[in-house]
Molecule: Bacterial RNase P class A
Organism: Bradymonadia bacterium
RNA sequence: CGGGAAGAGCACGUGACCGCCUGCGCGCUUGACGCGUAGGAGGAAAGUCCGGGCUCCACAGGGUAGGAUGGUCGUUAACGGCGACCGAGGGUAACCUCCGGGCUAGUGCCACAGAAACUAGACGGCCGCCCGGGCUCGCAAGAGCUGGCGGUCACGGCGAAACGGUGGGGUAAGAGCCCACCGGGCGACUGGUGACAGGAGCCGCAUGGUAAACCCCAUCCGGAGCAAGGCCAGAUAGCGGUGAGGGCGACCCGUCCAAUCACCGCGGGUAGCGCCGCUCGAGGCCAUCGGCAACGAUGGUCCUAGAUGAAUGGUCACGACGCGACUUCGGUCGCGGACACAACCCGGCUUAUCGCUCUUCCCGUCUC
Numbered sequence: 001c002g003g004g005a006a007g008a009g010c011a012c013g014u015g016a017c018c019g020c021c022u023g024c025g026c027g028c029u030u031g032a033c034g035c036g037u038a039g040g041a042g043g044a045a046a047g048u049c050c051g052g053g054c055u056c057c058a059c060a061g062g063g064u065a066g067g068a069u070g071g072u073c074g075u076u077a078a079c080g081g082c083g084a085c086c087g088a089g090g091g092u093a094a095c096c097u098c099c100g101g102g103c104u105a106g107u108g109c110c111a112c113a114g115a116a117a118c119u120a121g122a123c124g125g126c127c128g129c130c131c132g133g134g135c136u137c138g139c140a141a142g143a144g145c146u147g148g149c150g151g152u153c154a155c156g157g158c159g160a161a162a163c164g165g166u167g168g169g170g171u172a173a174g175a176g177c178c179c180a181c182c183g184g185g186c187g188a189c190u191g192g193u194g195a196c197a198g199g200a201g202c203c204g205c206a207u208g209g210u211a212a213a214c215c216c217c218a219u220c221c222g223g224a225g226c227a228a229g230g231c232c233a234g235a236u237a238g239c240g241g242u243g244a245g246g247g248c249g250a251c252c253c254g255u256c257c258a259a260u261c262a263c264c265g266c267g268g269g270u271a272g273c274g275c276c277g278c279u280c281g282a283g284g285c286c287a288u289c290g291g292c293a294a295c296g297a298u299g300g301u302c303c304u305a306g307a308u309g310a311a312u313g314g315u316c317a318c319g320a321c322g323c324g325a326c327u328u329c330g331g332u333c334g335c336g337g338a339c340a341c342a343a344c345c346c347g348g349c350u351u352a353u354c355g356c357u358c359u360u361c362c363c364g365u366c367u368c
Stems, first nucleotide, its partner, number of pairs: 001364010012319007020040008042339001046350002049348005054225004061253004066221005071085005086100001087098004101216002106214002108210003123156002125152006133146005164182006183205001184203003189198003229276003232272001238266007245257003283302008321336006
């Protein structure tokens, strides 16, 4: 200098004027008023994919069914999150990815091709034996092809995959038939909290793959949700039918409430510029300590939207940044700002996205 990998921050700034919402204070003609002051939409507020806080269902008990997760160890309120590590795969590497327990509990599936795909398997070929026949060449001797039976899968073919690989011995020809090495399996030893890893030893040379196939195993799971749920105001008109039950996913057991209750249809009345929930939190920031880290502990400090048809804005100026043109290289002019916008709150994940800055690491080239 070029190319890559991982991570963090920002998300226009300042000022003036005008216009909104909330809290607090003061005033007053108590009015949705006036004045002052403090604050006022994000890194994703989105998706509603997970986990909770909170609220209600008499308790939320046991079980079946169902669902979710799936290497180990930590962390957290919890998670399917996050951190570190192990294993497998990709990459020269930094790093990245993973529906990562079990096929010896059982049941399935492996199309086509191929002889044969789990009670596997004899196509070509190689070797041996038997019978005698046929065909071709040849004067003849003889040579070649063809048939049947047996052995064989080492070689070739097919396929995603063919029941270990290389080399040697052995054999009629071959084969873990035997041997060496590799590979595989096994108990034990060492290291590690653990998943797991490792040197040496023994063994017969083998029981394929697939579980985001059904399934088995381990762990976890009441339901519904702020349109939850309460309070005030206001109004009230019933009629008909079904059931013996009803109790917020299905079923069972248990349990509670019952002579009331539940459900359905038709019809009528009331419903507000209503109030609470509604923002002080598993809260933010800083320092120290512990920890590889995620994170935790201690101390200090701060209060940062609460609307309700939906406030958090508009204009101007200067500056910053980006783009384009010009340039006397000092600068000048013009244009522009992505994805997008709270609605009970929080921890994550996923998705969208203009541009700028910073940190660490890997590879290549050049120079010293």